[in-house]
The RNA shown here (small-subunit ribosomal RNA) has 1563 nucleotides and comes from an Actinomycetota bacterium. It matches the Rfam family "Bacterial small subunit ribosomal RNA". The prediction has a mean pLDDT of 82. The sequence was found in a public genome assembly.

RNA sequence: AAUUAGUUUUUUAUGAGAGUUUGAUCCUGGCUCAGGACUAAUGCUGACGGUGUGCAUAAUACAUGCAAGUCGAACGUGCAAUGCAAUAGUAGCAAUACUAUCGCAAAGCAAGUGGCGAACGGGUGAGUAACGAGUGGACAAUCUGCCCUUAAGAUCGGGAUAACUCUUUGAAAGGAGAGCUAAUACCGAAUAUUUUAUAUCUUUCUAUGAUUGAUAUAACAAAGGUAGCCGCAAGGCUUCCGCUUUUGGAUGAGUCCGCUUCCUAUUAGCUAGUUGGUGAGGUAAUGGCUUACCAAGGCAAUGAUGGGUAGCCGGCCUGAGAGGGUGACCGGCCACACUGGGACUGAGAUACGGCCCAGACUCCUACGGGAGGCAGCAGUAGGGAAUAUUGCGCAAUGGGCGAAAGCCUGACGCAGCGACACCGUGUGUAGGAUGAAAAUCUUCGGAUUGUAAACUACUGUCAGUUGAAGAAGAAGGUAUUAGAGUUAAGAGCUCGAGUAUUGACGGUAUUCAACAAGGAAGUCUCGGCUAACUCCGUGCCAGCAGCCGCGGUAAGACGGAGGAGGCAAGCAUUGUCCGGAAUUAUUGGGCGUAAAGAACACGUAGGCGGUUUAUCAAGUCAUAUGUGAAAACCUUAGGCUUAACUUAAGGAUUGCAAAUGAUACUGGUAAGCUAGAGUACAGUAGAGGAAAGUGGAAUUCCUGGUGUAGCGGUGAAAUGCGCAGAUAUCAGGAAGAACACCAGUGGCGAAAGCGGCUUUCUGGACUGUUACUGACGCUGAGGUGUGAAAGCUAGGGGAGCGAACAGGAUUAGAUACCCUGGUAGUCCUAGCCGUAAACGAUGGACACUAGGUGUGGGGAGUUAUCGACGCUCUCUGUGCCGAAGCUAACGCAUUAAGUGUCCCGCCUGGGGAGUACGGUCGCAAGACUAAAACUCAAAGGAAUUGACGGGGGCCCGCACAAGCGGCGGAGCAUGUGGCUUAAUUCGACGCAACGCGAAGAACCUUACCAAGGCUUGACAUCGUAUUGACAAGUACAGAAAUGUACCUCCUUCGGGCAGUAUGACAGGUGGUGCAUGGCUGUCGUCAGCUCGUGUCGUGAGAUGUUGGGUUAAGUCCCGCAACGAGCGCAACCCUUGUCCCAUGUUGCCAUCAUUUAGUUGGGCACUCUUGGGAGACUGCCGGUGUAAAACUGGAGGAAGGUGGGGAUGACGUCAAGUCAUCAUGCCCUUUAUGCCUUGGGCUGCACACGUGCUACAAUGGUCGGUACAAAGAGAAGCGAUACCGCGAGGAGGAGCCAAUCUCAUAAAGCCGAUCUAAGUCCGGAUUGAAGGCUGAAACUCGCCUUCAUGAAGUAGGAGUCGCUAGUAAUCGUGGAUCAGCACGCCACGGUGAAUACGUUCCCGGGCCUUGUACACACCGCCCGUCACACUACGAAAGUUGGAUACACCCGAAGUCAGUGUGCUAACCGGCAACGGAAGCAGCUGCCGAAGGUGGAGCCAGUGAUUGGAGUGAAGUCGUAACAAGGUAGCCGUACCGGAAGGUGCGGCUGGAUCACCUCCUUU
Repeated sequence: AAUUAGUUUUUUAUGAGAGUUUGAUCCUGGCUCAGGACUAAUGCUGACGGUGUGCAUAAUACAUGCAAGUCGAACGUGCAAUGCAAUAGUAGCAAUACUAUCGCAAAGCAAGUGGCGAACGGGUGAGUAACGAGUGGACAAUCUGCCCUUAAGAUCGGGAUAACUCUUUGAAAGGAGAGCUAAUACCGAAUAUUUUAUAUCUUUCUAUGAUUGAUAUAACAAAGGUAGCCGCAAGGCUUCCGCUUUUGGAUGAGUCCGCUUCCUAUUAGCUAGUUGGUGAGGUAAUGGCUUACCAAGGCAAUGAUGGGUAGCCGGCCUGAGAGGGUGACCGGCCACACUGGGACUGAGAUACGGCCCAGACUCCUACGGGAGGCAGCAGUAGGGAAUAUUGCGCAAUGGGCGAAAGCCUGACGCAGCGACACCGUGUGUAGGAUGAAAAUCUUCGGAUUGUAAACUACUGUCAGUUGAAGAAGAAGGUAUUAGAGUUAAGAGCUCGAGUAUUGACGGUAUUCAACAAGGAAGUCUCGGCUAACUCCGUGCCAGCAGCCGCGGUAAGACGGAGGAGGCAAGCAUUGUCCGGAAUUAUUGGGCGUAAAGAACACGUAGGCGGUUUAUCAAGUCAUAUGUGAAAACCUUAGGCUUAACUUAAGGAUUGCAAAUGAUACUGGUAAGCUAGAGUACAGUAGAGGAAAGUGGAAUUCCUGGUGUAGCGGUGAAAUGCGCAGAUAUCAGGAAGAACACCAGUGGCGAAAGCGGCUUUCUGGACUGUUACUGACGCUGAGGUGUGAAAGCUAGGGGAGCGAACAGGAUUAGAUACCCUGGUAGUCCUAGCCGUAAACGAUGGACACUAGGUGUGGGGAGUUAUCGACGCUCUCUGUGCCGAAGCUAACGCAUUAAGUGUCCCGCCUGGGGAGUACGGUCGCAAGACUAAAACUCAAAGGAAUUGACGGGGGCCCGCACAAGCGGCGGAGCAUGUGGCUUAAUUCGACGCAACGCGAAGAACCUUACCAAGGCUUGACAUCGUAUUGACAAGUACAGAAAUGUACCUCCUUCGGGCAGUAUGACAGGUGGUGCAUGGCUGUCGUCAGCUCGUGUCGUGAGAUGUUGGGUUAAGUCCCGCAACGAGCGCAACCCUUGUCCCAUGUUGCCAUCAUUUAGUUGGGCACUCUUGGGAGACUGCCGGUGUAAAACUGGAGGAAGGUGGGGAUGACGUCAAGUCAUCAUGCCCUUUAUGCCUUGGGCUGCACACGUGCUACAAUGGUCGGUACAAAGAGAAGCGAUACCGCGAGGAGGAGCCAAUCUCAUAAAGCCGAUCUAAGUCCGGAUUGAAGGCUGAAACUCGCCUUCAUGAAGUAGGAGUCGCUAGUAAUCGUGGAUCAGCACGCCACGGUGAAUACGUUCCCGGGCCUUGUACACACCGCCCGUCACACUACGAAAGUUGGAUACACCCGAAGUCAGUGUGCUAACCGGCAACGGAAGCAGCUGCCGAAGGUGGAGCCAGUGAUUGGAGUGAAGUCGUAACAAGGUAGCCGUACCGGAAGGUGCGGCUGGAUCACCUCCUUU
């Protein structure tokens, strides 16, 4: 909404989010996107049709044509087809024809007079913020042509004038004069029941007046036209049209009123005809509409006045709605017509296609003067991103004129152009796999495009070609003709069946037939939002981008390709509006910390307001009425094949008005009430305020005494004071300021704020009790007052402190922190200023909603009575904890940030900016009010996890300390840097590079350099063709590589092998360790790193893993919303220490023999070997501890609390190291960056550093004698005894493939000798000579030996390293690499210490906690000046322009008024002349547009220069902030300084840390 009496029932409508701040989270908050719409434009593309729609800009200028005419039935005149008559002429026999003239008639045409129209229709939106519009009322304050209706009338006269003719003037446009003429043109008179106006009386009414009736006065007409009849005519009658008066209506117009109608207060006061009155004028009409006089009013914070912008509405778009935006098309109203002014005519205009004047512009001109107005339809130029044909037709609809036919109509109907919009249709349909070819991709197998195509069969919408048929839209009018009506009669005068005729669109829509799949698909996108993915190219370039963001060599984001997705004759982009946006919040937001509560109070207007009764009915509610135009919208039907479109009916139109009723609530009025509020009375507490007086302590100064060399100050110093006597100390005096203890999250006050004591004056609060007033209340825009500190003015005062300033320090600097001084100021009086982190970052009032516990001020009860204490209750302040609830969280929680009511203030992204300009205030400083351009995609709040702190707590480590020995000084070795060089190959750079890769560079290695060579190659595989050689050997050339010569295959015939040529390819220690794998270092053998389930939290996350103990250990125990588990720790593995068993050679030898010798026999007990076991687990005892874990002491034991050592390295960090071990992506190279060869270099030397060796000596050197190991290695090897050499070594070759042989003597040690403190008998560098070994080769460039030489060095500055026990220190031995080369590296044993109180400090690490503006994580972040570039803005001597009002001057046209000397036909008088009335010209006056002058304020443009602001990968100076940010920070104010900033005064915590006080919680 429909249905129903109603319920019921049925139908319809009804709200979406996402991306982006962070390492992650929740919130706040902006930006952006997805939707719809458009009078659109742009890019690409484009088959057809229908319906709509099309200059939004320059209300700019316009060529050309058309857009408003019509009426001869108003009038005179002119022309006139044609007809009739007459006359004349020509032709002809004539009829007759033709020509000319005249007369009459005349369809028709025309300029003019006249009427009506031109005020409609059509255009545009400049102006207008207004009674302009919308809506509803009023006119008793009005008019209204044509039309309808009522009633009546139309009588008698008059004078002109245009056209025309003549004259004249002008270039033209036009004009002047004379003369003639008509009317439905003009004028006079009569008539007047009516009508109008005025006056008086009267009736009725909705009563400023209207109306009915009566009386008095004044005022009005076209005897016109057509047709017919009658009539000789004049004329009469009738019809229709027209005319005059009149009644009412309709239509249209005018005026008034209520309400509504944009932004701006950085516009707050405006107004003199202004507001009102009286008289007059004026108008259709009210009215300051105009004028004279009088009064002094009127409007405004509910926004006047001013400024800006704008036509308003029905509607349209959007939206769930409420709203927001808009005012194209269609419709209503208004305004305008080149700009400004003005009237005329008329029913109607202050008139788009009329007039006059002024101005600008354009055109013509004979220069004298004239003409014009597309914002009508087309069209042109211009402007612009952009908007159409100089079409057809009056056939339809409508309009004007006409009696009508008809004429006119760029209104309108149609067509044309434009995908501009909406709607509809098509671009084929069915089958068709070998999944064709081709393209793209590929893991090389294949996959996709894809049934898509080809091919087969079919169809024919649309376009096209050909042919045929062919509308509706037409009603009417006219002609003709039956008939009917009207009339006295007749007549298209009225009606009318039939016939004929009327179509721009248009041979169009539509229909039929034939032809043929033939002619018809694009565009945007594919990183997320957001549907859709790959390849190639490019390499922070080119480019993309709505937001986030892509691109720096593997780009799903750029460009191309293939593929895919969306929409589709369109698609996408741009612009604008609404939506999403609850992001202006009525519906429907907020303000403790995110933006936001005014610094506080008093109080005006306003808003809101306790309780009872009565009344009114303004709000409110109900009912019916009027209106809410049509179109649009919704619903239901109908018409075009459908739809868009269109027709009809209904609904809706949420509004306004007036009417009737209801009275709970709100409100008004009246009367009450006492619970709100207030008053009185009795008490109480208090740093509440103002003034006056007064007190002591301290500081400083002055005087005097005592007294002597310092004082003072700091991290340490210095400046400063002091022998002219300071500091210290005693006494006396002076001055100013502030008031210790009491003192307290104690008190008072509105806040700021208030503190010694006394007095005076004074405000408020609280408690108690009754009495009184009777809603007197709450809030509070403007307004007024109060208002810390700093600051200002004037006058005082000035002890201490102390901006500025000066000096001293510190520092790279130090305009600071620290120190010494010190001026304003701080204090008082009077007056300004008006701001603070003026904070509880929390506006005020009232009510309600668990408790617990302190404390300040009262009151009551109770403990038999009084007092004290206690307990209980209660009122009022002030704290803490905490439930519900709230909150983004933190937190708040009867003192709310809870639940509600009322009022005020404030907020709407960050920056620009609390700034500029303007205004107000102020002496100034400055305060209050308060933008924009531009710029960013964030800024921000709370909480979380980390990281960090020049934060805190606990703990560990050779971290410090306690010790021992070194390094740093010397010489040498070795590595690195640097330098040098043809090359000095490359890598490694804090710890964690530097005796590192390299466990061994003379050649080789070798990667580097020079020179000489090679090019399918030194090396691998394959294909094709071809040869039978190649290689080896020999000779020659050469530095060698290499070259030349000689020599020269096998075969089972398939081939093998080798070469040559050629093509694929080889090769690269070339690049990238920031493309990688693998491996490694490091934190760190530090004790950590995580997960599952559960629980808590909106969430990130937390819990577990924190806490109390304990441990080497997240080791274990206890507790606990946690319970368990994993990777790490520990253990399992190797080695070493004890014992046992087994084994018994090459090992061993106690016993028995034997020997020079375990040599041999023998033995296997022991040692040892290498297999297996045992053993140690806090197992036992005491103590401590929580009846724990564990710690501590002890026993036993070879070993005791992981016994010693090793291997073993969690999650991860460092873009750590390595592309030169290896592997590998990509890039680069290919007669070279590859390969071969010779020589050189890697060894270069002013210097610097690291790591070592040897020393400086007596704990030693040298000489002699003498003792004891372990662990290894050995066949191209180790190499013995005896021999040679001073020696290195040589020669030789026994033994050994090793518990057998060899390397191989261990050294320090011990015993003795010597040296005697010196550059030495220390030390051995360097150098000379002579040798040895390895090796093709020892020059560059090896090692060793002997002799000689004999440097520095006498214990090492600042600083720094290692080590906690078989360790440091010291002594030697072996091995790998290796031809040779070891002070390095790896391993082995011998001798063998010192010290650890302890954890304050340094370094590193672990756990907990705290702060944070860090998260690339402090090697972080980040502030300001300066320099450079760009951008917008402000100021500015001025300058230019605009609109505005004002004053004055000038004053057109024109209305009005006056005059009217000049002129004049109508009427009057007069015989006439003339006069009068009336009118006109002219003149005068008021007003008056444009113009001119002047100053004024306002707005805008521009402006040398100047000011700050913003933005900009790698500029300069510092380091202000974030951690205690290294001086806590911040707010206000003042001064100072390159800059951040510093300092003073007062304030805040939005400050860390420690301590104390108070309060609270738990025990």